[in-house]
Context: one part of a larger RNA
Molecule: large-subunit ribosomal RNA, domain II
Organism: Lewinellaceae bacterium
RNA sequence: GCCUACGAGUUAUUCCUCAUUGGCAGCCUAAGUACUUCAGGUACGCAAGCACAGCGAAAGCGAGUCUUAACAGGGCGACCAAUGUGUCAGUGGGGAUAGACGCGAAACCGAGUGAUCUAUCCAUGGGCAGGCUGAAGUUUCGAUAAUCUCGAAAUGGAGGGCCGAACCGGUAAGUGUUGAAAAACUUUCGGAUGACCUGUGGAUAGGGGUGAAAGGCCAAUCAAACUCGGAGAUAGCUCGUACUCCCCGAAAUGCAUUUAGGUGCAGCGUUGGGCAAUGUGUGUUGGAGGUAAAGCUACUGAUAAGGCUAGGGGGCUUCACCGCCUACCAACCCUUAACAAACUCUGAAUGCCAGCACAUAGUACCAGCAGUGAGCCCCGGGGUGCGAAGGUCACGGGGCGAGAGGGGAACAACCCAGACCAACAGUUAAGGUCCCUAAAUCACAGUUAAGUUGCAUGAACGAGGUGGGAAUGCACAGACAGCUAGGAUGUUUGCUUGGAAGCAGCCAUUCAUUUAAAGAGUGCGUAACAGCUCACUAGUCGAGCGUUCCUGCGCGGAAAAUAAUCGGGCAUCAAACUGUGUACCGAAACUUUGGAUCCCGCCGAAAGGCGGGGUGGUAGGGGAGCAUUCUGUAGCGUAGAAGCGGUGUCGUGAGGGGCCGUGGAGUUAACAGAAAAGCAAAUGUAGGC
Numbered sequence: 001g002c003c004u005a006c007g008a009g010u011u012a013u014u015c016c017u018c019a020u021u022g023g024c025a026g027c028c029u030a031a032g033u034a035c036u037u038c039a040g041g042u043a044c045g046c047a048a049g050c051a052c053a054g055c056g057a058a059a060g061c062g063a064g065u066c067u068u069a070a071c072a073g074g075g076c077g078a079c080c081a082a083u084g085u086g087u088c089a090g091u092g093g094g095g096a097u098a099g100a101c102g103c104g105a106a107a108c109c110g111a112g113u114g115a116u117c118u119a120u121c122c123a124u125g126g127g128c129a130g131g132c133u134g135a136a137g138u139u140u141c142g143a144u145a146a147u148c149u150c151g152a153a154a155u156g157g158a159g160g161g162c163c164g165a166a167c168c169g170g171u172a173a174g175u176g177u178u179g180a181a182a183a184a185c186u187u188u189c190g191g192a193u194g195a196c197c198u199g200u201g202g203a204u205a206g207g208g209g210u211g212a213a214a215g216g217c218c219a220a221u222c223a224a225a226c227u228c229g230g231a232g233a234u235a236g237c238u239c240g241u242a243c244u245c246c247c248c249g250a251a252a253u254g255c256a257u258u259u260a261g262g263u264g265c266a267g268c269g270u271u272g273g274g275c276a277a278u279g280u281g282u283g284u285u286g287g288a289g290g291u292a293a294a295g296c297u298a299c300u301g302a303u304a305a306g307g308c309u310a311g312g313g314g315g316c317u318u319c320a321c322c323g324c325c326u327a328c329c330a331a332c333c334c335u336u337a338a339c340a341a342a343c344u345c346u347g348a349a350u351g352c353c354a355g356c357a358c359a360u361a362g363u364a365c366c367a368g369c370a371g372u373g374a375g376c377c378c379c380g381g382g383g384u385g386c387g388a389a390g391g392u393c394a395c396g397g398g399g400c401g402a403g404a405g406g407g408g409a410a411c412a413a414c415c416c417a418g419a420c421c422a423a424c425a426g427u428u429a430a431g432g433u434c435c436c437u438a439a440a441u442c443a444c445a446g447u448u449a450a451g452u453u454g455c456a457u458g459a460a461c462g463a464g465g466u467g468g469g470a471a472u473g474c475a476c477a478g479a480c481a482g483c484u485a486g487g488a489u490g491u492u493u494g495c496u497u498g499g500a501a502g503c504a505g506c507c508a509u510u511c512a513u514u515u516a517a518a519g520a521g522u523g524c525g526u527a528a529c530a531g532c533u534c535a536c537u538a539g540u541c542g543a544g545c546g547u548u549c550c551u552g553c554g555c556g557g558a559a560a561a562u563a564a565u566c567g568g569g570c571a572u573c574a575a576a577c578u579g580u581g582u583a584c585c586g587a588a589a590c591u592u593u594g595g596a597u598c599c600c601g602c603c604g605a606a607a608g609g610c611g612g613g614g615u616g617g618u619a620g621g622g623g624a625g626c627a628u629u630c631u632g633u634a635g636c637g638u639a640g641a642a643g644c645g646g647u648g649u650c651g652u653g654a655g656g657g658g659c660c661g662u663g664g665a666g667u668u669a670a671c672a673g674a675a676a677a678g679c680a681a682a683u684g685u686a687g688g689c
Base pairs, nucleotide, nucleotide: 001689002688003687004686005685006684011098012097013096015095016094017093018092019091020090021089022088023087024086026050027049032044033043034042035041054061055060064076065075066074067073101240102239104237108230109229110228111227112226113225119204120203121202122201123200124199125198126197127196128194130163131162132161133159137155138154139153140152141151142150143149167191168190169189172187173186174185175184206222208218209217210216243625244624245623246622247621248620253266254265255264256263257262267372268371269369270368271367272366273365277363278361279360280359281358282357283356284355285354286353287352293346294344295343300340301339304336305335306334307333309330311329312328313326314325315324316323375400376399377398378397379396380395382393383392384391405416406415407414420595421594422593423592425591426590427589431585432584433583434569435568436567440582442581443580444579445578446577447576453571461556462555465553466552467551468550469549470548471547472546473545474544482540483539484538485537486536488513489512490511494506495505519534523532524531596615597614598613599612600611601610602609603608626678628675629674630673631672632671633670634668635667636666643662644661645660646659647658649656650655
């Protein structure tokens, strides 16, 4: 992992509540007694209970009562009315109390069992190859007055001394890691006469021991051992919870919570009652409002430029006062421009409220039963954040959740579209029509040359890319570009300067003359000149040439980590982009044909028929069934039961039945009743493979 078996809403109650079926109209017996066919029996037994009246804390009063001074008012009742009432029993839904759907803690408490492992201690035994070092003490000699003291040698044999086996340990690395081993092996390493190691016997016990102390150890178990018991502890937590079909179908919100992943009430679902008291849509009529927009000499505030001009600053003048100036700051006012969630002289659209009309609705409301109370994405207008986030918060809408199908290469949420079943029928949507790949290598008119298109997705800015449009200027009296020639004189203007001559800088009626034209000079250049060049002019040439703005498509700007790519191949008057048009493909949409089921209406006694509408679905509510075991009534079976294997068949399905084989002794229809009543999951339990 698979197979087989087992495996989870049960049972009890003088309990509460609702629905339903039945009896009675007040209902009903309990214990018990008697009878009896001895059973799931019958009869008796009205004690108790519920109902029949309420109100008050109560005494109490009573269709009233309580409050109160009250004959007031008010609360709860009665009357009236109504969809109205009681009680007993059966069944079912839910609740209460019990382990209460099943499995699951870590823990707590009680009584016991453990020191054959290990910690420490007690008693009594045992063990430590070999080598090295050479303390005290002693002896002798020397020094000395000395047997003090000092020195030397010999002797001696101390030490939690040194090296190193046994022994004890476990430093580092490797191996091992379903191991040879639930802690080892190899190499290496520490201690090795000591606070040493070790045998045997004994002591200390669970909030207790023991601990050279690591919360270590106390039998592979230790921040409180193990065994059994309280015990099915508790678990707002996790997991699991078993056959079928049909109808409807949520929520992830508000308030509160020692509350935030729980729960209560409300909201939303369903079932029954209830039939218009209600919702929704459209039209119309009437309302409230201060958003969007807009506006501001209409307020509050903010605010650009100018004018006018208080006040202030600065300057001048003055002994001082007065006074003058100001491309300083600046109120009010004026002109122009313009801002605001907490501004408004104004002011929509939607939405909201109400009346009426029409249409439509599984409506309001009451009762039973829930689930939900982690939501998420997209679009719109907002807050917050950085006009960040697949961010966060609250609104409006849609979707996923609980929604399949087609498109988007793939892709809960985007686009299209809501799947009852069947069909080798048709039409379309989004999106597509060269090949992969169903359908146009379709038609017409343009654009793009960048493989732009063609991922993410592209900015400021830059550019004689190219298409379209507009405005304006020059031009056959010859434009624009090129080429040839000229480009002069007063003059080196004046000033400045070492120099300044068109060309460092400053000044300016930058003037005048000769001219076809030529600046007191456009740039390069020189120390200054010189030189080159331009403006300007003529000639040559011969037809368009410049400038500005708007706009389409392109270019650069353009960097990411395994090998690239638009989904790929590939595509250039396109298979790209823009516009127009026709055709086709394309879904579970729509249609056609047949069938199933539910609801409504009509007909019908019913069965059923006709017409209309519905039938995606998680949590969840409701309905109808299938199968298993047992009981009652009736059958089948050695002329072959159950089970098993195979094969047709019937049923929407769970499933049923036939036949063949196997098997060898039990088993079943129909109608009722009762349940140890259905397995894929629970790291489920046991067995097998």